[in-house]
Molecule: Bacterial RNase P class A
Organism: Gammaproteobacteria bacterium
RNA sequence: GGAGUCGGCCGGGCAGUCGCUGCGCGCAAGCGUGGAGGAAAGUCCGGGCUCCACAGGGCAGGGUGCCAGGUAACGCCUGGGGGGCGCGAGCCCACGGAAAGUGCCACAGAAAAUAUACCGCCUAAGCGCGCGAGCGCCGGCAAGGGUGAAAUGGUGCGGUAAGAGCGCACCGCGCGGCUGGCAACAGCCGUGGCAGGGUAAACCCCACCCGGAGCAAGACCAAAUAGGGGAGCAGGGCGCGAGCCCGCAUGCGGCCCGCAUGGCUCCCGGGUAGGUCGCUCGAGCCGCAUGGCGACGUGCGGCCCAGAUGAAUGACUGUCCCCGACAGAACCCGGCUUACAGGCCGGCUCCAACU
Numbered sequence: 001g002g003a004g005u006c007g008g009c010c011g012g013g014c015a016g017u018c019g020c021u022g023c024g025c026g027c028a029a030g031c032g033u034g035g036a037g038g039a040a041a042g043u044c045c046g047g048g049c050u051c052c053a054c055a056g057g058g059c060a061g062g063g064u065g066c067c068a069g070g071u072a073a074c075g076c077c078u079g080g081g082g083g084g085c086g087c088g089a090g091c092c093c094a095c096g097g098a099a100a101g102u103g104c105c106a107c108a109g110a111a112a113a114u115a116u117a118c119c120g121c122c123u124a125a126g127c128g129c130g131c132g133a134g135c136g137c138c139g140g141c142a143a144g145g146g147u148g149a150a151a152u153g154g155u156g157c158g159g160u161a162a163g164a165g166c167g168c169a170c171c172g173c174g175c176g177g178c179u180g181g182c183a184a185c186a187g188c189c190g191u192g193g194c195a196g197g198g199u200a201a202a203c204c205c206c207a208c209c210c211g212g213a214g215c216a217a218g219a220c221c222a223a224a225u226a227g228g229g230g231a232g233c234a235g236g237g238c239g240c241g242a243g244c245c246c247g248c249a250u251g252c253g254g255c256c257c258g259c260a261u262g263g264c265u266c267c268c269g270g271g272u273a274g275g276u277c278g279c280u281c282g283a284g285c286c287g288c289a290u291g292g293c294g295a296c297g298u299g300c301g302g303c304c305c306a307g308a309u310g311a312a313u314g315a316c317u318g319u320c321c322c323c324g325a326c327a328g329a330a331c332c333c334g335g336c337u338u339a340c341a342g343g344c345c346g347g348c349u350c351c352a353a354c355u
Base pairs, nucleotide, nucleotide: 001351002350003349004348005347006346007345008344009343010342012320013319014318015317016316017315018314020035021034022033023032024031025030037326041337042336044335045334046333047332048331049214050213051212052211061210062209063208064207065206066080067079068078069077070076081095082093083092084091085090096205097204101203102202103199104198105197118145119144120141121140122139126137127136128135129134153171154170155169156168157167158166172194173192174191175190176189177188178187179186180185218277219276220275221274228268229267230266231265232264233263235246236245237244238243248262249261250260251259252258284303285302286301287300288299289298290297291296321324
């Protein structure tokens, strides 16, 4: 210098003016102060919180799936093991069980699993024919070819008529043991000719986990009107009764008459409108120290960082630059995933040249 790989970070700056909104102060005018994100997103996992349900256990259903650790918890993270890719840094993996059972395996192919033979190889034994080389029958084989994503362990030697774990060596596999490791697992030794294809994000089996609904959860205060309950006031007279009269209350601006209407007042309770809480101090953030390879934990000190409910976080001007992406809270938090113009920093790897 080039190529690559992993991790972290920024996401227009500054100034002025005018607004919006939470909080504090103020009688008020106003003043002070805080005001979106790394994903606020998708709502895919996990938890807190709230209400409902719940003795315990089981079934059903769903999820997870190498080991150890971290954590409030997780399907997340860290470290490790195994497999695959890459020269490498590094990246990827749903990575329990296929000798419990069932299902499926297109096309091609003899055959896709109760096995089997298209081409091919063999003619030792047996039979027939031929003088004979040999041919045919009866048979043997699966080495080679061919098909396929996949063909009944692989390579080699021996063996044989040709062959075959038929025998042997190595590799692979099963079983047993020893050693190392908490473990996953690895290494070594012995042993068995091999115990018989793939597929479980197919059913299934095994192990472990999971009660349901969600802040429109839920709690409190509480009108007007109409219902419910209770108390008080004023009821009295006449009539068999329907009712009538007097009295009372309200209305007709006030008072009297008159007319009209009628029970009125208070309290309690449920609920609606409305309001308050839940609501943001929290598994919080920053720094230092410390334990740990790490995720993370512990201790000390410091800090307060949106909380709305028609729902704010904006607009304009000036100036500078590389001319600014994806996108905007709505109960909170931990993750994952997805989107993102441009830019910055660091670790490591490979290649080339020079010193």